[in-house]
Context: one part of a larger RNA
RNA sequence: AAUCAACGCUGGCGGCGCGCCUAACACAUGCAAGUCGCACGCGAACGCCUGACUUCGGUUGGGCAAGUAGAGUGGCGAACGGGUGAGUAACACGUGGAUAACCUGCCCUUGAAUGGGGAAUAACUCUGGGAAACUGGAGCUAAUACCGCAUACGAUCCAUCGGACUAAGUCCGGUGGAUGAAAGCCUUCGGGCGUUCAAGGAGGGGUCCGCGGUCGAUUAGCUUGUUGGUGGGGUAACGGCCUACCAAGGCAUAGAUCGAUAGCCGGCCUGAGAGGGCGCACGGCCACACUGGCACUGAGACACGGGCCAGACUCCUACGGGAGGCAGCAGUGGGGAAUCUUGGACAAUGGGCGAAAGCCUGAUCCAGCGACGCCGCGUGACCGAUGAAGCCCCUCGGGGUGUAAAGGUCUUUCGGUGGGGACAAUGAUGAUGGUACCCACAAAAGCAGCUGCGGCUAACUACGUGCCAGCAGCCGCGGUAAUACGUAGGCAGCAAGCGUUGUUC
Numbered sequence: 001a002a003u004c005a006a007c008g009c010u011g012g013c014g015g016c017g018c019g020c021c022u023a024a025c026a027c028a029u030g031c032a033a034g035u036c037g038c039a040c041g042c043g044a045a046c047g048c049c050u051g052a053c054u055u056c057g058g059u060u061g062g063g064c065a066a067g068u069a070g071a072g073u074g075g076c077g078a079a080c081g082g083g084u085g086a087g088u089a090a091c092a093c094g095u096g097g098a099u100a101a102c103c104u105g106c107c108c109u110u111g112a113a114u115g116g117g118g119a120a121u122a123a124c125u126c127u128g129g130g131a132a133a134c135u136g137g138a139g140c141u142a143a144u145a146c147c148g149c150a151u152a153c154g155a156u157c158c159a160u161c162g163g164a165c166u167a168a169g170u171c172c173g174g175u176g177g178a179u180g181a182a183a184g185c186c187u188u189c190g191g192g193c194g195u196u197c198a199a200g201g202a203g204g205g206g207u208c209c210g211c212g213g214u215c216g217a218u219u220a221g222c223u224u225g226u227u228g229g230u231g232g233g234g235u236a237a238c239g240g241c242c243u244a245c246c247a248a249g250g251c252a253u254a255g256a257u258c259g260a261u262a263g264c265c266g267g268c269c270u271g272a273g274a275g276g277g278c279g280c281a282c283g284g285c286c287a288c289a290c291u292g293g294c295a296c297u298g299a300g301a302c303a304c305g306g307g308c309c310a311g312a313c314u315c316c317u318a319c320g321g322g323a324g325g326c327a328g329c330a331g332u333g334g335g336g337a338a339u340c341u342u343g344g345a346c347a348a349u350g351g352g353c354g355a356a357a358g359c360c361u362g363a364u365c366c367a368g369c370g371a372c373g374c375c376g377c378g379u380g381a382c383c384g385a386u387g388a389a390g391c392c393c394c395u396c397g398g399g400g401u402g403u404a405a406a407g408g409u410c411u412u413u414c415g416g417u418g419g420g421g422a423c424a425a426u427g428a429u430g431a432u433g434g435u436a437c438c439c440a441c442a443a444a445a446g447c448a449g450c451u452g453c454g455g456c457u458a459a460c461u462a463c464g465u466g467c468c469a470g471c472a473g474c475c476g477c478g479g480u481a482a483u484a485c486g487u488a489g490g491c492a493g494c495a496a497g498c499g500u501u502g503u504u505c
Base pairs, nucleotide, nucleotide: 001504002503003502005501006500007499008498009497012377013376014375015374016373017372018370019369020335025333026332027331029330030329031328034076035075036074039073040072042070047064048063049062050061051060052059053058083288084287085286093212094211095210096209097208098207099206102205103204104203107201108200109199110198111197112196113195114194115149117147118146124139125138126137127136128135129134155179156178157177158176159175160174161173162172163171164170165169184193185192186191214260215259216258221251222250223249226248227247228246229245230244231243232242233241263285264284265283266282267278268277269276270275290311291310292309293308294307313324314323315322316321341367343366344365345364349363350361351360352359353358380410381409382408383407390401391400392399393398414446416441417440418439419438420437424432449494450493451492452491453490454475455474456473460489461488462487463486464485470477471476
């Protein structure tokens, strides 16, 4: 000098930040991912009006409610956003390259197309099983759901021809053959939005490589899919990635292997710099989502609020069987020296869906709590005695506190009360917020502590104590005059803080 700090004493206001470093311990409750009726079929009720019957209790029908609520099929999203740092010493990260070894939904540009059919199924109805979670059977139905057929500008494969370039056979083009598409909805009838096949782009991602960044040799040898080859499989893609066979290789004192520690970086702290330490907040990348494993769907996951299996734990149960995963936002218990509200709003920014209106959004924007940090402001200003009182010291003369107080004059920042009142949204829409800010009013009125005073180190006396009680960062103080302990007066330093402790330079 610094701090994600804590502890002690103290504490007026504001702005901007920051706030579980420990148990990646366990979690009650609420919320955190939905949306589209302009893809599709179905479709209530309460209530109101009204008809018929009525034992006057009601029963039954029609209309509005309403093609609404609702669940379901289907599409897109849910792989983003948010959290955490357990694991990881690794192409995880950083940086520079490679991909002639690759993928890419939505978006943009361009070209071509959108013809004709079919069979189901949920919802629904009927009927079973179950305590529940849930689930079986029969029957009906729709689609931008599903499946064939036709066609094919590109595309893919095979054959063949030509050209270009490369380290390696890859790219570009021609010809012939084979293969593979589609879905409709709305409309003001103009069109709009979609769908299919291609080419290109943008942005995003996968993979590979050079180099770089921890400790230990009281870890010296390690390795059998191991190292390479061939055939095959697999992937979007290269590859022992996997497999069969063949060879016996590969790595290592320039530190392999093993062990320990650790997410990496932009950066942050310190320092004149070189260097050292750190990686909290913010931004980029990675990894993880109760523990371990696995795949499905999908453009994208091996998927935090999806699925399956196993395990530990918790809960429900009719004992047969089921349910769950806060390292999302709040919040609870626990651990700990220690770390916040079960708040408001989608107004802004951004995201998802939708043609739109809009809906959703604990992302975000705000507010709350905490002197945790930085910064700013205030607790008054001027005048006022050879100088009150009190207290302290004293050589008893006096000295100090001290212009300090009182008193006088003045001001009103901050705070308080009342009134007005935004920007943030250039048309509408403001949670924040009656906030910021402005005006008025009253009254010095409501606002100072903490640590130190032997030397280092700014600041001294008195009393008490008597190697006791105690102090202490180092040197050291205390055994009867202690500037070093305790108290008081005075003084010094900093100040809404001041000290202490921890940690780093």

Model confidence (mean pLDDT): 87 of 100. A computed fold for a 505-nucleotide part of an RNA from an uncultured prokaryote, annotated as small-subunit ribosomal RNA, 5' domain. The RNAcentral record of the full RNA draws on ENA. Rfam family: Bacterial small subunit ribosomal RNA. Gene Ontology terms of the family: structural constituent of ribosome and ribosome.